[in-house]
Source information
This is a predicted structure of an 87-nucleotide RNA (c-di-GMP-I riboswitch aptamer) from Steroidobacter sp. The source organism's lineage runs through Bacteria, Pseudomonadati, Gammaproteobacteria, Steroidobacterales and Steroidobacter. It was read from a public genome assembly, where an Rfam model found it. Model confidence (mean pLDDT): 87 of 100.
C1' cells in the first nucleotide's frame, strides 16, 4: 500500500417506547431512552417500501379508487467521502 474487522484503544451512532414541536399524513426535528450498527456517514441515480395534501375518476353525499411533485440511506444496490486495528 492493498485486502480484511477475529485483536486493542480511544470514541461515534441511536431501535423500540415516552414527552414536546413541525406536519394532511407518511414522517422529521429536539429532549429522554438503548435494539443494534464497522460505515446506522453523505447521496433518491436504480429496484423496493410508506403517505395521498394538491390534481384527477366515481358518488346526492359519506366515502372509496388513482396519483408524488412529499418521505424511508436502520429494505438492497450504485455512487462520494471516512476513524482505529491483530495477522
Nucleotide at each position: 500500500c492493498a485486502u480484511c474487522g477475529u485483536c486493542a484503544a480511544g470514541g461515534g451512532c441511536a431501535a423500540a417506547c415516552c414527552c414536546g414541536u413541525c406536519g394532511a399524513a407518511a414522517g422529521a426535528c429536539g429532549g429522554g431512552g438503548a435494539c443494534g450498527c464497522a460505515a446506522a456517514g453523505c447521496c433518491a441515480c436504480c429496484g423496493g417500501u410508506c403517505u395521498a395534501a394538491c390534481g384527477g375518476g366515481u358518488c346526492c353525499a359519506c366515502g372509496c379508487c388513482c396519483u408524488a411533485c412529499g418521505a424511508c440511506a436502520g429494505c438492497g444496490g450504485a455512487g462520494c467521502u471516512g476513524c482505529c486495528a491483530a495477522a